[in-house]
Context: one part of a larger RNA
Molecule: small-subunit ribosomal RNA, 3' major domain
Organism: Erysipelotrichaceae bacterium
């Protein structure tokens, strides 16, 4: 000087408390462990692994296993030889890779194209993340981490950065052997909330006509869209305070003291994660640890754990009618009306590179009816049958529909998680990936709470101080 303390003091955080809803019990989905297996590819392991890499394993993917094949190789560069013999299509054999034959006619002819040959080499998702780059997590959006000069100290170092106040903040003020500065904080950026203005098409419709309908004429007011500006600064008033910084209350205001949300992550810590995104040193394989193919596996199942979905019902289930979004996607695409089907869907093909057409009926809600506390008209697992769709192909192993079946479950032990406001809870909608496949993920809006006395305690963090047989 640090680190540590079941030392002291000060301060903060959904850290506790106060509340609301969960998890832990059930079934299912999914990940992991374990076990099994020819293989169940690999990685991730307290917080910070476990709906994680994977924004989508039937083949492919695919790295694993079995079998069948290739050996200058599927891919790159260089050398030699031969040449019209390429790809594609068809036929035969085969599980296919592939082989043979026919057809075909690209590119090249100085051979850059094809085949063959020899060697340098290719190739490796083989090892090492404890050899590395790059990227990322975490403490933590915590308020810290440092430097120059000066001063003090033999020196390691100290000072500044401590102290008195204050702040979300090393934020600011005052004081001070310090004076300044840098990386962080804040601001600048995006978005949302108010107003003005400009512009009105595909958006809008108050006034005037018109229509089944903003449909058409028309309008530029309103909504909205998207450009430019204004607006909030403790600016104003009162009080407290050291007359400071600031804090408390108030006015005006759409918004008030960082208005809400996002992006933004200092010096460093964990030999943290990743050699399987990529790159890369060294080591290893080279008729195989490389390459091609078919089939299988990654989907196994006694058991255990994590994360979710759905429930256990009447603040509910079911039936009929009916209202109101936002944000997105669309050409190998979205696909309307109409028609068929109980339905998944089929048919159809209008329109639309989309403020125009379409996906697309939002759902909870509201009105009426019914059920009357039951393992039920709750709950939907499981199983049987019949279908639909995608796709060479749904057996292993897809999603959906209809009929039938109708399991566990009556609110969950010890323990434990999230959340402070348009939040929690609850309701639906969209998107990426994607042929198909979502209870996951990322977004969007609708309805919309309760509680916070307080900082004794638990956990984590910041500062000062103290002790130390630790570095």
């Nucleotide at each position: 000087u640090g680190a540590c303390g079941g030392g002291a003091c000060c301060c903060c955080g959904c850290a506790c408390a106060a509340g609301c809803g969960g998890u832990g019990g059930a079934u299912u989905a999914u990940g992991u462990u374990g076990u099994u297996u020819a293989a169940u590819u690999c990685g991730a392991c307290g917080c910070a692994a476990c709906g994680c890499g994977a924004a989508g394993a039937a083949c492919c993917u695919u790295a694993c296993c079995a079998g069948g094949c290739c050996u200058u190789g599927a891919c790159a560069u260089a050398c030699c030889c031969a040449g019209c013999a390429a790809a594609g299509c068809u036929a035969u054999a085969g599980a296919g890779a592939u082989a043979u034959a026919g057809u075909g006619g690209a590119g090249g002819u100085u051979a850059u194209c094809u085949g063959g040959g020899a060697u340098a080499c290719a190739g490796g998702u083989g090892g090492u993340g404890c050899a590395u780059g790059g990227u990322u997590g975490u403490c933590g959006u915590c308020a810290g981490c440092u430097c120059g000069u000066g001063u003090c100290g033999u020196g390691a170092g100290a000072u500044g950065u401590u102290g008195g106040g204050u702040u979300a903040a090393g934020u600011c003020c005052c004081g001070c052997a310090a004076c300044g500065a840098g990386c962080g904080c804040a601001a600048c950026c995006c978005u949302u909330g108010u107003c003005u203005u400009u512009a009105g098409u595909u958006a809008c419709c108050a006034u005037c006509a018109u229509u089944a309908a903003g449909u058409u004429g028309g309008g530029g007011a309103c909504u909205c869209u998207a450009g430019a500006g204004a607006g909030a600064c403790u600016g104003c008033c009162g009080g407290u305070g050291a007359u400071a910084a600031a804090c408390c209350g108030g006015a005006g205001g759409a918004a008030g003291g960082u208005g809400g949300g996002g992006a933004u992550g200092a010096c460093g810590u964990c030999a943290a994660a990743u050699c399987a995104u990529c790159a890369u040193g060294c080591c290893c394989c080279u008729u195989a640890u490389g390459g091609c193919c078919u089939g299988g596996g990654c989907u196994a199942c006694a058991a255990a754990c994590g994360u979710a979905a759905u429930a256990c019902a009447a603040u509910g289930g079911c039936g009929u009618a009916u209202a109101c979004a936002a944000a997105g996607g669309g050409a190998u695409g979205c696909g309307a009306a109409g028609u068929g089907g109980u339905g998944a869907c089929a048919u159809g093909g209008a329109g639309c590179a989309a403020a125009a057409c379409u996906c697309a009926u939002a759902a909870a809600g509201u009105a009426c009816g019914u059920c009357u506390c039951a393992g039920u008209u709750c709950g939907g697992a499981u199983u049987g049958a019949a279908g639909u769709c995608u796709g060479c192909a749904a057996c292993u192993c897809g999603a959906c529909u209809u009929c039938a079946u109708g399991a566990a479950g009556c609110u969950g032990g010890a323990a434990u998680c999230g959340c402070u406001a348009g939040u929690a809870a609850u309701c639906g909608c969209g998107g990426a990936u994607c042929a198909g496949c979502a209870u996951g993920c990322c977004g969007c809006g609708g309805u919309g709470a309760a509680u916070a006395c307080g900082u004794u305690c638990u956990c984590g963090g910041g500062g000062u101080u103290u002790g130390u047989a630790c570095a």